Predicted 3D model of a 74-nucleotide RNA (transfer RNA) from Verrucosispora sp. WMMC514.
NCBI's taxonomy places the organism under Bacteria, Bacillati, Actinomycetota, Actinomycetes, Micromonospora.
Rfam family: tRNA. Gene Ontology term of the family: triplet codon-amino acid adaptor activity.
The coordinates come from a structure-prediction model, not an experiment, and the mean pLDDT is 81.
[in-house]
RNA sequence: CGGGUAGUGGCGCAGCUUGGAAGCGCGCUUCGUUCGGGGCGAAGAGGCCGCAGGUUCGAAUCCUGUCUACCCGA
Numbered sequence: 001c002g003g004g005u006a007g008u009g010g011c012g013c014a015g016c017u018u019g020g021a022a023g024c025g026c027g028c029u030u031c032g033u034u035c036g037g038g039g040c041g042a043a044g045a046g047g048c049c050g051c052a053g054g055u056u057c058g059a060a061u062c063c064u065g066u067c068u069a070c071c072c073g074a
Base pairs, nucleotide, nucleotide: 001073002072003071004070005069006068007067010026011025012024013023020057028044029043030042031041032040033039050066051065052064053063054062
């Protein structure tokens, strides 16, 4: 320098192909149960999708540029 993969709550991931209300598990908070803790049950908070722009009635998803990590090649 070229190519590829990945980036989504605190953590691990799905959703992208085929645009149409952002989800799952763990964790966290509160309440109940308990003498208390754990466990179990109920409720709840937390991300608008790496960043910037474009297309569209509508973008995590499509297009362009760019950043970071890893892999391959030179």